Predicted 3D model of a 119-nucleotide RNA (c-di-AMP riboswitch aptamer (ydaO/yuaA leader)) from a soil metagenome. The model forms 92% of the base pairs in the Rfam consensus. The RNAcentral record of the sequence draws on MGnify.
C1' cells in the first nucleotide's frame, strides 16, 4: 500500500450505557402435531456426491456456493488463479414489533489481465 472478514472510527484524566458495522434471543399473525429410528440449533462462501478404507481418521476427484486479478462503480464481457474450512450452544431457540444479550478478531500478500459504459 493491498487481500479476506462485521472486525472500524472517535475519545481517553485509560473511568466509553460513544458513533458506526455485525451476530443472537424474543409477540400477535403465519408456519409448525407427538414419539422412535437417527436429538436439535448457531456463526461462516465452506454444502453435497463418488472413490481409496470394513469403520473411523486421512486422502483423491468433482460440486452448490464464495473470493481475487491495484482509481471506483456497473443484473458489464471474456480469461486466469484460488477457497470450498473451522468453531460454538448444550436437550433448547421457526418467523417475529417492542424489548433483551453479544462481537468488532485472527490471518495473509507481489498476485497488479481483458472488453464496454459512467464517474
Nucleotide at each position: 500500500c493491498g487481500c479476506c472478514g462485521a472486525u472500524u472510527c472517535c475519545a481517553u484524566u485509560c473511568g466509553g450505557c460513544g458513533g458506526c458495522c455485525g451476530g443472537g434471543g424474543g409477540a400477535c399473525c403465519c408456519g409448525a402435531g407427538u414419539c422412535c429410528c437417527u436429538g436439535g440449533g448457531g456463526c461462516g462462501a465452506a454444502u453435497c456426491g463418488c472413490c481409496g478404507u470394513g469403520a473411523g481418521g486421512c486422502g483423491g476427484c468433482g460440486u452448490a456456493a464464495c473470493g481475487c486479478g491495484a482509481c471506483u462503480c456497473u443484473c458489464u464481457u471474456g480469461c486466469g488463479c484460488g477457497u470450498g474450512a473451522g468453531c460454538c450452544c448444550g436437550g433448547c431457540a421457526g418467523c417475529u414489533a417492542a424489548c433483551c444479550c453479544c462481537g468488532g478478531a485472527a490471518g495473509c500478500g507481489c498476485a497488479a489481465c481483458u472488453c464496454a459504459g459512467a464517474g